Molecule: transfer RNA
Organism: Nitrospinaceae bacterium
RNA sequence: GCCACCGUAGCUCAGUUGGUAGAGCAACUGAUUCGUAAUCAGUAGGUCAGCGGUUCAAUUCCGCUCAGUGGCU
Repeated sequence: GCCACCGUAGCUCAGUUGGUAGAGCAACUGAUUCGUAAUCAGUAGGUCAGCGGUUCAAUUCCGCUCAGUGGCU
């Protein structure tokens, strides 16, 4: 330098042939317990990497940039 894949909650990951974004773990609160742990119930947490384009509407489609992984040279 070229090619492919990937970027979504604190972490690991889903998701949608374009129509209000979810799970598990973690955190917090409550119940239970003499107390802790475990268990149960609930709550909060997201500019969907960034910038632009298409569209009535973009996490999703298109372009560029950035970061990561792998391969080739």